[in-house]
Context: one part of a larger RNA
Parts: sequence; structure tokens; C1' cells
RNA sequence: CUGGGCGUAAAGGGUGCGCAGGCGGUUGAGUGUGUCAGAUGUGAAAUCCCGAGGCUCAACCUCGGAACUGCGUCUGAAACUACUCGACUAGAGUAUUGGAGAGGGUAACGGAAUUCACGGUGUAGCAGUGAAAUGCGUAGAUAUCGUGAGGAACACCAGAGGCGAAGGCGGUUACCUGGACAAUUACUGACGCUCAGGCACGAAAGCAUGGGGAGCAAAAGGGAUUAGAUACCCCUGUAGUCCAUGCCCUAAACGGUGCACACUAGGUCUUAGCGGAUUCGACCCCACUAGGGCCCAAGCUAACGCGUUAAGUGUGCCGCCUGAGGACUACGGUCGCAAGACUAAAACUC
Repeated sequence: CUGGGCGUAAAGGGUGCGCAGGCGGUUGAGUGUGUCAGAUGUGAAAUCCCGAGGCUCAACCUCGGAACUGCGUCUGAAACUACUCGACUAGAGUAUUGGAGAGGGUAACGGAAUUCACGGUGUAGCAGUGAAAUGCGUAGAUAUCGUGAGGAACACCAGAGGCGAAGGCGGUUACCUGGACAAUUACUGACGCUCAGGCACGAAAGCAUGGGGAGCAAAAGGGAUUAGAUACCCCUGUAGUCCAUGCCCUAAACGGUGCACACUAGGUCUUAGCGGAUUCGACCCCACUAGGGCCCAAGCUAACGCGUUAAGUGUGCCGCCUGAGGACUACGGUCGCAAGACUAAAACUC
């Protein structure tokens, strides 16, 4: 460079924003960048190809032709492409009205439960297991009633439900704030799609400083089990889990399926909204739009399966794969307080 691929065989970047780059709607005019046609110059010789000839043949050599697919110049064409000028509204966006939502942030508040403290009642057990023991308890436990403290999480509602780019988000209220959707017209007039680098976000664990610490619980201690038991079970229990600020930047970060647009039978359930019909009004019913599921035509697939939420049919752009192990490694570099992360080989073996 070319070809084939990326749900499960190797392969979609964790997610978004976005510069450069690539690609880009309808229509008119101009220019003539790419593009196309003709002419002309050049494209050394040799080589290659075709024809003929010379060494007895061949290799080899000689002659002629063609070719050298390229480049320059001139003349021309104007569909497509590009550029310039102008117009448009179907893409995109803005405005208006409206309802839905665990979307994000800050603050305040609430009840149930666990634990602890104090007080009352009360007496011999409690706890735990397959069975036990360690453990707690006559210095009065467990149980029960009252009062108080403190931390964390929010039963029911709850749904195959909703929202968010992903990670993720669930008690209530207030304030601040992002996005999506529907309907109606009005406006801007291609302002678009994708995106190497870059920037931002990014569960849990972990790190730093300062708080906090009820429950749970790595490590640790003890009791069992066992041949042993550095485990599974039990009793304790520290980091941590929580808050603030700053790092870390990973994951089965999964739909194992990149983003955008267009097209290609249906059925059914559900969320949000608008319209129609009907009604006193709503619901049921009909139609449309946007989302979430299931089942399937065609088609695709190695099969499983996917199937208008495509893995179908096409286009644009990005990322990635190229036998297994060695190796999500070494070395080097960048980043990090560290842990480590990112980038990423080779020898060798099969």
C1' cells in the first nucleotide's frame, strides 16, 4: 500500500466536549483546481515486447517497429468536484407554551432500626453452631419499660418504571442549576457529521491532611473443623467504609455491540406528551411523536442469535485486530507522594 474483519472466534477507545484533518443539503451564475478530449515537445542508449537477420542451433549479437502507461506547453469541454458571488428551507439551531423525571450541587429537617450510656422491673442464663467452644452474665446479663447520645442508611411507594454522555442517581423540603421531550406558529439560513492530538468527567479499592466513627469489616487475636486448615463456620476486632479538600484513573467501566444520517413487513406491553372521537368530566377506543421491553416478515449470521433500539441495506468519520505462550511483561519515555497507570518489544518454545 492492498485485502479481510471487530456481540460470543484476535479486535469498539470507560464516557463526553472539541481544534487541526476527513466528509458534507437544494438551486442559479461565473471561474476552470481536480477531471476529460485533441494537438505538440520531451520521455538518452541499453533492457522488456513484436518482426527480420548473423554466429551449424541456442544463449548471445545486429537492424527495424512498437512501447516507455510519465511530465511540460497550447487549444477546447463544463456534467461531477473545488473556489467566488447570489438565492432557498427539507439538515442544524433560536424563540413561545406545556407537562414528566432517584439528572447535578448546597442547606435544613424527619421517622424506623442497630449500638452505647443512665434509671426502673426482674432472675439465671444469654449468645452461637451441623454439633460445639472461645465470648458475655450473680460486680445482675439476656428480656422488658423510660430518658438521652451518636453515626450511617433511607422499609412501604418501587415497576421488565424514570433520569443521566458514561461512571452512576432513591426519605422530605427549600434554593441554585444541566439536559431531553411534545405542540404551535415565527425567526436564522447549511451555521452540519465525525474527530488524531488536547481538555474535562470517571464505580470500588488505594494515597495525603484534618475531622468523624453506630453498624459492618480486609489485617490481626481466639474458638472450632481437619491428616494439616495460614480457609470455608463461630466470638472479638484495626484500617477502611462516612465528611471536607487534594491526588489516583483502573474494572466482566458489558448491550462484551463506536458516533451520526437515510432506507427496509408487522404484533404486543409500558413511560412521557399532543390531537381525534365520546362523555357532565375522565377511563376504555383511534391516530401521531419521543423513550423503555418482549415476539417475529424479509434479510443477515459459522452457529447461537440479531431483526425500525439491527448484528439488515447503504454513506461519512474515528478507534482497533493480524497464530498461542513469553507479555495487560522487560527496557526507555510521560504521569503519580506512593501504590502504580499509560505507551510497549525481543530472544526463546510450540
Record summary:
A computed fold for a 350-nucleotide part of an RNA from Lacunisphaera sp., annotated as small-subunit ribosomal RNA, central domain. Lineage of the source: Bacteria > Verrucomicrobiota > Opitutia > Opitutaceae > Lacunisphaera. The coordinates come from a structure-prediction model, not an experiment, and the mean pLDDT is 90. Rfam family: Bacterial small subunit ribosomal RNA.